[in-house]
Context: one part of a larger RNA
RNA sequence: CUGGGCGUAAAGGGUGCGUAGGUGGAACUAUAUGUCGGAUGUGAAAGCCCGCAGCUCAACUGCGGAACUGCAUUCGAAACUGUAGAUCUAGAGUCCUGGAGGGGAGAGCGGAAUUCUUGGUGUAGCGGUGAAAUGCGUUGAUAUCAAGAAGAACACCGGUGGCGAAGGCGGCUCUCUGGACAGGUACUGACACUGAGGCACGAAAGCUGGGGGAGCGAACAGGAUUAGAUACCCUGGUAGUCCCAGCCGUAAACGGUGUGCACUUGGUGUGGGAGGAAUUGACCCCUUCCGUGCCGGAGCUAACGCAUUAAGUGCACCGCCUGGGGAGUACGGCCGCAAGGUUAAAACUC
Numbered sequence: 001c002u003g004g005g006c007g008u009a010a011a012g013g014g015u016g017c018g019u020a021g022g023u024g025g026a027a028c029u030a031u032a033u034g035u036c037g038g039a040u041g042u043g044a045a046a047g048c049c050c051g052c053a054g055c056u057c058a059a060c061u062g063c064g065g066a067a068c069u070g071c072a073u074u075c076g077a078a079a080c081u082g083u084a085g086a087u088c089u090a091g092a093g094u095c096c097u098g099g100a101g102g103g104g105a106g107a108g109c110g111g112a113a114u115u116c117u118u119g120g121u122g123u124a125g126c127g128g129u130g131a132a133a134u135g136c137g138u139u140g141a142u143a144u145c146a147a148g149a150a151g152a153a154c155a156c157c158g159g160u161g162g163c164g165a166a167g168g169c170g171g172c173u174c175u176c177u178g179g180a181c182a183g184g185u186a187c188u189g190a191c192a193c194u195g196a197g198g199c200a201c202g203a204a205a206g207c208u209g210g211g212g213g214a215g216c217g218a219a220c221a222g223g224a225u226u227a228g229a230u231a232c233c234c235u236g237g238u239a240g241u242c243c244c245a246g247c248c249g250u251a252a253a254c255g256g257u258g259u260g261c262a263c264u265u266g267g268u269g270u271g272g273g274a275g276g277a278a279u280u281g282a283c284c285c286c287u288u289c290c291g292u293g294c295c296g297g298a299g300c301u302a303a304c305g306c307a308u309u310a311a312g313u314g315c316a317c318c319g320c321c322u323g324g325g326g327a328g329u330a331c332g333g334c335c336g337c338a339a340g341g342u343u344a345a346a347a348c349u350c
Stems, first nucleotide, its partner, number of pairs: 004321003007304002012318001014201004021194003025088002028085004034080001035077008049065006091191001092188003095184004103177007110154001114150008125136002162169002206247006215241002220236004258317006266295011299306002323350003332343004
């Protein structure tokens, strides 16, 4: 380079925005870079291939032909591609109307529970376990009532329900704010798709500075268990978990399935909208658009399974794979305060 692949065998980048690049809707005119055809020149000889011939045959050799798939010049073609011009509305976007939503940010508020403090009642236990013990308690615990304080999380509703690009998002109210969807079909007129680099976002843990600290709880201490028990169980408990500012940039970041578009039998739930018919009706029914599930047909698949939310049939673009170990390691570069991240081998070995 050609080829084959990426749900589970090696392989989809954590996610988005977007630069270069690649690719790109419908009809018209022109052009002729790509594309196609003709002619001319050239493409040394030998060799290869075909035919004939010469050595008794063959190898070998001679003659002729073909070929040399190419390049240049020139004359043409105009369907496709490109380019230029002018045009269109089916892609894309804008506008108007409308409802849905834990989408994001900030502020305020609420109740239950927990722990602590104070006071009242009250007395000998409480707690914990498989059983215990450590622990707490006559300086009055546990239990119970009242008051107060604090921090964190929001039961029921709650749902293979909703929203978000992903990470993720759940008490209530207000303010600011993003997106999607339906209906209308007014406007722009291909403005599109993908996207190497780049930029932004990115759970948890961890890091820096400052706050906060109820509960939980790595580390740690003690009690048990055990042959031992640096564990599982119990009693405590620091960092952390929470907030602000700044880093880190990784996950089984998973649908283990990149994004976009088009096409391809069905059935049945559910969320949001529109229309129709009917009506007391906002129920039911029918049609349709968007989302989210289950089942299953053709087809696909090594099988499992997927199956209009494809892993089917195609197109466009990106990322990635190429036996196991060594190794996602070493070295170097870049990034980071560090932890480390990212890029990424080889020897050797089976």
This is a predicted structure of a 350-nucleotide part of an RNA (small-subunit ribosomal RNA, central domain) from an uncultured Planctomycetota bacterium. The full RNA is in RNAcentral, with records from Greengenes. Model confidence (mean pLDDT): 88 of 100. It matches the Rfam family "Bacterial small subunit ribosomal RNA".